[in-house]
This record gives sequence, C1' cells and structure tokens, in this order.
RNA sequence: CUCUUAUCAAGAGUGGCGGAGGGACUGGCCCAAUGAAGCCCGGCAACCGGCCAUAUUUUUGGCAAUGGUGCCAAUUCCUGCGGAUUAAAUUCCGGGAGAUAAGAG
Repeated sequence: CUCUUAUCAAGAGUGGCGGAGGGACUGGCCCAAUGAAGCCCGGCAACCGGCCAUAUUUUUGGCAAUGGUGCCAAUUCCUGCGGAUUAAAUUCCGGGAGAUAAGAG
C1' cells in the first nucleotide's frame, strides 16, 4: 500500500509544556491568543488478547483493565454518487470516501 470482516447517534480534563494552526479531501459551516497542532499527565471505551460461564465447531453472555491498539468540539460536524419525499426549503434510505480494530497478501 491492497484485500476481507466488524463498528462509526453513547462516552472521555477549568492539568503541565508548547506556541499557530486545526476539523482526511471538495464545497460549506465551524473551532482556535478566553490559546490550535504536537508532546506529557489524566480520562473514556472495550476491537484483539486475558478470565468465568454457555454453545459445540467456535456461538452467546458476563468480569477486570496490569497486556496490544484506539479515542477524548460539533452524528464520521454537514456534504460530494444514486433513489424516495416536498412547490421549494427540507426530511429519509442506500452507496462512495474516510477512520479504527482484527486477519490475509
């Protein structure tokens, strides 16, 4: 980097360092010197792994969080393609793209 499967409406700081940017991309709309990114600490969650029970061909439920990741403005902030709906605004469904985990190449 590519492929497969699962998930994406919940949750998480009045901390320290740091100094101008950030929210993937497009178009919007936002956040930011009442301090952005990043790093540390803290926290959330429970995908893998662990333990217990259950199932029996690998399922389902529960527990802890000392292991491997992840995450901590706004639904994945909205949107980009197609369909339905509306006079229109709008609303809804599916897809694409993206993110994360686990596995494969």
The RNA shown here (SAM riboswitch aptamer (S box leader)) has 105 nucleotides and comes from Carboxydothermus hydrogenoformans. RNAcentral records the identical sequence in 2 taxa. The RNAcentral record of the sequence draws on Rfam and Ribocentre. The source organism's lineage runs through Bacteria, Clostridia, Thermoanaerobacterales, Thermoanaerobacteraceae and Carboxydothermus.